[in-house]
RNA sequence: AGGAUGAACGCUGGCGGCAUGCCUAACACAUGCAAGUCGAGCGAGAAGGUUCAACAGAUUCUUCGGAUGACGAUGGAACCGGAAAGCGGCGGACGGGUGAGUAACGCGUGGGUAACCUGCCCUAUGGAGGGGGAUAACACAGUGAAAACUGUGCUAAUACCGCAUAAGCGCACGGUGUCGCAUGACACAGUGUGAAAAACUCCGGUGCCAUAGGAUGGACCCGCGUCAGAUUAGCUAGUUGGUGAGAUAAAAGCUCACCAAGGCUACGAUGGGUAGCCGGCCUGAGAGGGUGGACGGCCACAUUGGGACUGAGAUACGGCCCAGACUCCUACGGGAGGCAGCAGUUAAGAAUCUUGCGCAAUGGGCGAAAGCCUGACGCAGCGACGCCGCGUGGACGAUGAAGGCCUUCGGGUUGUAAAGUCUGGUAAACAGGGAAGAAUAAGCAAAGGGUAAUAUUCUUUGUGAUGACGGUACCUGUCUAAAGCCCCGGCUAACUACGUGCCAGCAGCCGCGGUAAUACGUAUGGGGCAAGCGUUGUUCGGAAUUAUUGGGCGUAAAGGGCGUCUAGGCGGGGGAUUAAGUUGGAUGUGAAAGCCUUAGGCUCAACCUGAGAAUUGCAUCCAAAACUGGUUCUCUUGAGUUCGGGAGAGGAGAGCGGAAUUCCCGGUGUAGCGGUGAAAUGCGUAGAUAUCGGGAAGAACACCAGUGGCGAAGGCGGCUCUCUGGCCUAGGACUGACGCUGAAGCGCGAAAGCGUGGGGAGCGAACGGGAUUAGAUACCCCGGUAGUCCACGCCGUAAACGUUGUGUACUAGGUGUUAGUGGUUUAACCACUAGUGCCGACGCUAACGCAUUAAGUACACCGCCUGGGGAGUACGGCCGCAAGGCUUAAACUCAAAGAAAUUGACGGGGGCCCGCACAAGCGGUGGAGCAUGUGGUUUAAUUCGAUGAUACGCGAGGAACCUUACCUGGGCUUGAACUGUAUCUGACAGGUGUAGAGAUGCACCCUCCUUCGGGCAGGUACAGAGGUGCUGCAUGGUUGUCGUCAGCUCGUGUCGUGAGAUGUUGGGUUAAGUCCCGCAACGAGCGCAACCCCUACUCCUUGUUGCCAUCAGGUAAUGCUGAGCACUCUAGGGGAACUGCCGGUGACAAACCGGAGGAAGGUGGGGAUGACGUCAAAUCAUCACGGCCCUUAUGUCCAGGGCUACACACGUGCUACAAUGGUCGGUACAAUGAGUUGCGAUACCGCGAGGUGGAGCUAAUCUCAAAAAACCGGCCUCAGUUCAGAUUGCAGUCUGCAACUCGACUGCAUGAAGUUGGAAUCGCUAGUAAUCGCAGAUCAGCACGCUGCGGCGAAUACGUUCCCGGGCCUUGUACACACCGCCCGUCACACCACCCGAGUCGGCGGCACCCGAAGUGGCUGAUCUAACCCUU
Repeated sequence: AGGAUGAACGCUGGCGGCAUGCCUAACACAUGCAAGUCGAGCGAGAAGGUUCAACAGAUUCUUCGGAUGACGAUGGAACCGGAAAGCGGCGGACGGGUGAGUAACGCGUGGGUAACCUGCCCUAUGGAGGGGGAUAACACAGUGAAAACUGUGCUAAUACCGCAUAAGCGCACGGUGUCGCAUGACACAGUGUGAAAAACUCCGGUGCCAUAGGAUGGACCCGCGUCAGAUUAGCUAGUUGGUGAGAUAAAAGCUCACCAAGGCUACGAUGGGUAGCCGGCCUGAGAGGGUGGACGGCCACAUUGGGACUGAGAUACGGCCCAGACUCCUACGGGAGGCAGCAGUUAAGAAUCUUGCGCAAUGGGCGAAAGCCUGACGCAGCGACGCCGCGUGGACGAUGAAGGCCUUCGGGUUGUAAAGUCUGGUAAACAGGGAAGAAUAAGCAAAGGGUAAUAUUCUUUGUGAUGACGGUACCUGUCUAAAGCCCCGGCUAACUACGUGCCAGCAGCCGCGGUAAUACGUAUGGGGCAAGCGUUGUUCGGAAUUAUUGGGCGUAAAGGGCGUCUAGGCGGGGGAUUAAGUUGGAUGUGAAAGCCUUAGGCUCAACCUGAGAAUUGCAUCCAAAACUGGUUCUCUUGAGUUCGGGAGAGGAGAGCGGAAUUCCCGGUGUAGCGGUGAAAUGCGUAGAUAUCGGGAAGAACACCAGUGGCGAAGGCGGCUCUCUGGCCUAGGACUGACGCUGAAGCGCGAAAGCGUGGGGAGCGAACGGGAUUAGAUACCCCGGUAGUCCACGCCGUAAACGUUGUGUACUAGGUGUUAGUGGUUUAACCACUAGUGCCGACGCUAACGCAUUAAGUACACCGCCUGGGGAGUACGGCCGCAAGGCUUAAACUCAAAGAAAUUGACGGGGGCCCGCACAAGCGGUGGAGCAUGUGGUUUAAUUCGAUGAUACGCGAGGAACCUUACCUGGGCUUGAACUGUAUCUGACAGGUGUAGAGAUGCACCCUCCUUCGGGCAGGUACAGAGGUGCUGCAUGGUUGUCGUCAGCUCGUGUCGUGAGAUGUUGGGUUAAGUCCCGCAACGAGCGCAACCCCUACUCCUUGUUGCCAUCAGGUAAUGCUGAGCACUCUAGGGGAACUGCCGGUGACAAACCGGAGGAAGGUGGGGAUGACGUCAAAUCAUCACGGCCCUUAUGUCCAGGGCUACACACGUGCUACAAUGGUCGGUACAAUGAGUUGCGAUACCGCGAGGUGGAGCUAAUCUCAAAAAACCGGCCUCAGUUCAGAUUGCAGUCUGCAACUCGACUGCAUGAAGUUGGAAUCGCUAGUAAUCGCAGAUCAGCACGCUGCGGCGAAUACGUUCCCGGGCCUUGUACACACCGCCCGUCACACCACCCGAGUCGGCGGCACCCGAAGUGGCUGAUCUAACCCUU
């Protein structure tokens, strides 16, 4: 990663169905509604209506007499009517809400009641006779603000009260029979005692009383199950039981009196915390884990606490009383209230709905019924909160449109997607039609039952009113609308661009972001899900990560320090029996709903309905008897007893011994002793140390002595004696499972420490002193107190370790050793038992390793573990004299901590080896002056880079201008240089003049070609140029370094779970992973070596420009000339050197040592050549290049300046400090090279630098060119000098457009520091160091630098201990950025959490006592009173 959710939050939102919605404050509630009904129980009876009577008289008619009599109004009568209230009955104990309390017989499950009740309902039997007196309502009067109340008077009942009647009923008493699991139950007869109500009448019924039974509902009791903690271990006085009484519907200490002293608890009592329980729901393969919202069952509660009344039923949500808190009213005296019912409000909160419609259906209450009531319920409303379904269109459509994004500029992608064409019409809306849900209603009609018959009545059939939802579902027609959210680094499906630059931000874990971010933000694209999508919370899973299924404890966390024993767990062989466990069958139960299967109904699904299965459980009965258990009989092998031997530092006590140390006394003796790395403190002339003799004291027992012995462990070591535990061995006899393990408990338990009393030689914490050191509270030294020793008593811990619990059994061997036994061939013998070691097979193990002494294979029991830190700490408890021990957390914090092994790296680890690495030498640097580079400073600029080794005479092999990148100033803008296109022009260049610092500007002169396509040049415009601007940490290429070190790897095979190993290690050897031998390795590659170049010897060829031996000629002289190619030499090719030969050493190998020969001998000397890699080493300024940046400038041109500065510091050099020298004169000998814009001879001029001049040379021909040290001779004579030459002045030379800043050189003059250099440090092993000069590159000029060349030419290496660097093997590791690593503690500051803290406040609880409402019961008193009684 998955599932689930009463959810919430963010973004978004078309429709419908079915569900669902205060999880928090059981916080407080405005308003309305949620329980009434019955007039067929009773009295009374308002409004209203009708009629009558008496008024009144509109209107109309009229014969004018009158008739009619509306509106109105009076009081009276009758009737109808039935509101509101009352008496009475039933119901308000149901239905509805909530989960505060409750760890309980509360719930679940199964039983019991012979210990119980039950209104309404059903069945059955019997009964209902005759009386009585009140009271509300009402009226009058009164009190009070109100709520409400009082008095007087009247009245009824299915209200109330006596009496009669009555047994098959209750109770009491004694008796008989039957039965049962005990108490007991049932039946029968007897004695005493106890009750009733009417109403309508159509005389059927309804209702009432009593009894018996049923049904339903309840009550009580019991078995089993039901959260976590022992840092809660003891609890209990009505407590446990008995007898008796009371109370109750009923058993019972439920209550009381008396008696007894019990009851519960480690199988967890008691106290504290948390929690309603279950069917179920979620998850899981299951076992389990979590949960108890909706629906259903049970319980509890109704503002908080207490209490009873009424009643069949309550200790009563919408009843009563009292008390508390709160709210409201008030006239201040007093009153009213209880939404955890439905809506709704406030508050709390992340968060949860309408003050809707209707009783049409279902159900409930009352009623005979009509009916009334019903926020139960049926519906509607709100919320994507959940589940399910549908839609947002379908087909065709390539110029692959436009736009977007990317791009390697070609294109790709979005994408058939769109547009377009054809087509459909779900859901909403509108219009038309339009349900089911409604029936056993009342009533009416008919038939049947019933009756003698009619009627009432019962049954059946027909008829028959009633719809909140709702004009809704559904059907038909018309006609249009509707997609988002998250993600794209890995886990994990899905990538690119831009922006940002350790910022902003992301993040579930790992982690991403510091200029190229697939990880941040945006966009394109993509992936996933979809009316939703993400996030957060919770829970299960994955997690075998608490392991019953299904884990572990040698080293990762984990074996108790050891023994003994109780409870408990487990237990040898045979027989019998039992049936508790176990197994099988049957019966009952396991509610419904849910899950599962199947069938059906809504168009499907969700949802709903029917049937079945399942409900793994509990209880009862029957059966079986293998195994476990119980009982019993028996056996000997487990275990034990006894008898014979044996070894031993096993334990306790007493005694004895010698060596040594120290001290004391005495003798000898003299100046030191002692101690250390070296010293000092200390001791000693007051006689030490040393030595001899004597004495005292305490402690420990050399040799033997041994992975030897004994013991449970700790531990035990001179000798003897006494007491005592355990073990081994041999074979008999005996007991007969007596055994194993072992929570608690008890005991033992090193060292240190504590208490009391002794003892005290040596040693020796603390402490003192001396050293060491930066310091040294240490290591070293001199002293020294507790202690170490003994007795008694505590402590109870250790790396108490084999880091390995005890016991039993089984599973290859080999080889030592201790004790004993047996055998024999008597031994260096064989076998066995019990110990103790090593090696090793199978097996096990993560590996290391273990391996008959298991960490193997099994069984039994105990202890212990569950990430690191916090912490074996805090708090509490127990123990202790104390120190402290035992038991033992959490908050918080981290993403690791850890084990074993591997490869490296490292080590003030080990072994072997190498290198101018040290040592042995020679010469330097560091001191001076100068040169040069760097740092620093300065500056307009002092351009940039290089920075330990591996920067610093480095890039630069040559900065006066140029170079040049820097600065100042002046110019240009398609540009100084390059390419293309379009267009225009025919010039441009050049020359002259002029302005200017110059670039450049202005003026004049001069002025194209052509094959007609164009070329060339310029102007304009557009693409684009240009950048020594940034990033060497984006790169290529090149380079430095380790290091010319000998290493670095691969294929196949083998070994290992694997990383990896082997090969490559080992024995030799080498300069070398060079070679040989061996070997689970066999081969191979890159490196080494060789092949290449130079040099050393020789041969062949070659013969000019080289050479000159011989021959000839010539000169003052010279290969100068002829001839020649012998020699030298030139430059091509061969040869030669290979441990080839001899001797020795060695494994007969490789090789090494010595020798011969040879020009050269063991890679002859030198060079070139640089493995895999390391240092993000250096270089974007050689060059190339990604990205970024500038574009009238960060490009480009020019002049001047700067890179050359100068309190200073460092590196690299030159010259010196002198006599191995300086100076003057003379004489001699090289090699490499270079040269036509050049080298430049002879000659002449100049003191010289140099100049004039120009022979020769494109070079074995000519020139540079003189080599210098050296040698010979002279002078100098130890001094700041005849050393040294800086610096400065003057005068010059050369190069160059130009030597001021800023060149080199010459002459004269000047003549600084410096007299051999502190700490430190560099080079060099032979033609080397040292020393001497020469040439070249760069270059107009400029060299102490660099690169080459030759001349002269040493010293030393014992050796590998040490310093530095490196190679191989091995070892340790807590390092892997690899020791420049890692890492510990204190302190400072800030913050967080927890603990402690003088205390303070609050809550809960225990014991004792006081006050005490309502109420119930009892006792007593007073007063009142209709029924009954008595008296009058």

RNAcentral holds the sequence, with entries from ENA and SILVA. The RNA shown here (small-subunit ribosomal RNA) has 1432 nucleotides and comes from an uncultured organism. It matches the Rfam family "Bacterial small subunit ribosomal RNA".